[in-house]
RNA sequence: AUGGUUGACUCUGGAGAGUGACCGGCAAGACCGGUCCACCGAAGGGGUGAGGCAUCGGCCUGAGGGUCUUAGGUGCCCGAUCUCUCAGGUUACAGGACAGAGGGGCGG
Numbered sequence: 001a002u003g004g005u006u007g008a009c010u011c012u013g014g015a016g017a018g019u020g021a022c023c024g025g026c027a028a029g030a031c032c033g034g035u036c037c038a039c040c041g042a043a044g045g046g047g048u049g050a051g052g053c054a055u056c057g058g059c060c061u062g063a064g065g066g067u068c069u070u071a072g073g074u075g076c077c078c079g080a081u082c083u084c085u086c087a088g089g090u091u092a093c094a095g096g097a098c099a100g101a102g103g104g105g106c107g108g
Stems, first nucleotide, its partner, number of pairs: 009102005018037001020036006038090003044086001045084003051077006057068004
């Protein structure tokens, strides 16, 4: 210098499950608050694998350390669309894992 990847950002798509019961807020409500029951998993979060690393064993040495050994134990790291359902959610709106697309300026 150039290119790629990742993240952010923008646009688009994007599932699931009660408009639950009672009380109060005001005249009302699918709104707000509280209590209770039933559900969902795709914000976030917790847990989990193969595998990896370290260490524990025997013998020699004053110590440092060296050497042999094979299986198991212990500790740490380790993924999710799996699982839990803390959080969040259960008309619409909003949110939403994930996916696709996405240089700028001027003139006509």
The prediction has a mean pLDDT of 76.
This is a predicted structure of a 108-nucleotide RNA (Glycine riboswitch aptamer) from a Chromatiales bacterium.
Taxonomically the source falls in Chromatiales (Bacteria, Pseudomonadati, Pseudomonadota, Gammaproteobacteria).
It was read from a public genome assembly, where an Rfam model found it.
Rfam family: Glycine riboswitch aptamer. From the family's description: This family represents the bacterial glycine riboswitch.